[in-house]
Context: one part of a larger RNA
Molecule: large-subunit ribosomal RNA, domain VI
Organism: Planctomycetota bacterium
RNA sequence: CGUAGGAAAUUUGAGCGGUUUUCUCCCUAGUACGAGAGGAUUGGGAGGGACGUACCUCUGGUGUUCCAGUUGUUCCGCUAGGGGCAUUGCUGGGUAGCUAAGUACGGCACGGAUAAACGCUGAAAGCAUCUAAGCGUGAAACCCUCCGCGAGAAUAGAUUUCCAGUUCGUAAGAACGAAGGCUCCUUGAAGACCACGAGGUCGAUAGGCCGGACGUGUAAGGCCAGUAAUGGUUUAAGCUUACCGGUACUAACAGCCGAUGG
Numbered sequence: 001c002g003u004a005g006g007a008a009a010u011u012u013g014a015g016c017g018g019u020u021u022u023c024u025c026c027c028u029a030g031u032a033c034g035a036g037a038g039g040a041u042u043g044g045g046a047g048g049g050a051c052g053u054a055c056c057u058c059u060g061g062u063g064u065u066c067c068a069g070u071u072g073u074u075c076c077g078c079u080a081g082g083g084g085c086a087u088u089g090c091u092g093g094g095u096a097g098c099u100a101a102g103u104a105c106g107g108c109a110c111g112g113a114u115a116a117a118c119g120c121u122g123a124a125a126g127c128a129u130c131u132a133a134g135c136g137u138g139a140a141a142c143c144c145u146c147c148g149c150g151a152g153a154a155u156a157g158a159u160u161u162c163c164a165g166u167u168c169g170u171a172a173g174a175a176c177g178a179a180g181g182c183u184c185c186u187u188g189a190a191g192a193c194c195a196c197g198a199g200g201u202c203g204a205u206a207g208g209c210c211g212g213a214c215g216u217g218u219a220a221g222g223c224c225a226g227u228a229a230u231g232g233u234u235u236a237a238g239c240u241u242a243c244c245g246g247u248a249c250u251a252a253c254a255g256c257c258g259a260u261g262g
Stems, first nucleotide, its partner, number of pairs: 001152001005163007015149004021049007033038001051106005059100004066093005071086006111143002117137004165176004180257004184200005205251003208247005215239002221234005
C1' cells in the first nucleotide's frame, strides 16, 4: 500500500514444513516343521538404545548480586569490630534463573490408493493364460492421521461485536473529533533491534518498605568460666540477591493519529 467505510476479537484452511527410527525379552510354544540337532509364521504383552519436544517437583551443575570460615597486607588513631586488594584471595555451602547427567511425553493405531509379487474370472488363440474388458490381496515409500506455520490464498475468505457527528462554508473544502490505535512512560518467566505480554493514578507495572519463604548456620555487644588461646549463655541467633504476598512511599510525565464511503 492492497484486501471497496473505520476498528477489535475469534476463526476456516488453499498451501507449506516437521514427525516417520530400531533392538531385546516373555506368552502363543519347545507347538507347527524336522530322524535329530534345531526351531517358526501369526497374534498378544513388556522393557530398552538413539533421536526429538517441553519442564525444573526430585537428583545434581552453575549461581564473581546470599551466608559462613580463613591467610597475608593496608586503612578506619588504638582494642574490639569492620572496609579495600590479593583469580570471586582461598575454602565450605547456596535462592531465583539457566541447565542435563534429572523429570514427563512422542514415533502409534485405523483407513485409502498402490509397487514388486500373488490371485479370481476370461478371451484374442474351442485348449491354456493374473489381462486384452472386468474384479481382488498386497510395503517403513504415497495420501490420510499427528504437530507447527498459514487469507498478499490478489479467487486477498468467514463469524461476532463496537463507532458512524457537530461547527464554518453556495460549493469545493476546513476545523474539532467516534470506536479504536500510536508515540511516550513503568516494565516482563517476551526479547539482538523491532515485535509480543502486563500496566500507566478510576493504578500493584517496576523500585522502595513491611511480612513470609529459601539459604547460611547460633551475629554484634554484654555476662559467666578459664592465666590465656578459647568455651558457655543471651540465641535455631544475626544476615539474607533474582522467590511469594501485602502496601501508593517513589516513578508511570506529556502528546498525536483516526471514518462519513464505492